RNA sequence: GCCGCUUUAGCUCAGUGGUAGAGCAUCGGUAUCGUAAACCGGUGAUAGGAGUUCGAUUCUCCUAAGCGGCU
Numbered sequence: 001g002c003c004g005c006u007u008u009a010g011c012u013c014a015g016u017g018g019u020a021g022a023g024c025a026u027c028g029g030u031a032u033c034g035u036a037a038a039c040c041g042g043u044g045a046u047a048g049g050a051g052u053u054c055g056a057u058u059c060u061c062c063u064a065a066g067c068g069g070c071u
Stems, first nucleotide, its partner, number of pairs: 001070007010024004018054001026042005047063005
């Protein structure tokens, strides 16, 4: 230098154009003489920008970061 992949919650991951989800974590509550476990509930995210579309996490382009391959 060229090619490809990945980027979604604090962490690990789902989500093939129509309300953004799960587990763990965190916060609150129930319960207990008390603590932990358990149970119930809450908060919290689509890497950034532009385009297509009635509508974009999803499709296209650019940028950034990380990873891999070739030279």
This is a predicted structure of a 71-nucleotide RNA (transfer RNA) from an uncultured bacterium. It matches the Rfam family "tRNA". Rfam classes the family as a transfer RNA. The sequence was found in a public genome assembly. Model confidence (mean pLDDT): 84 of 100.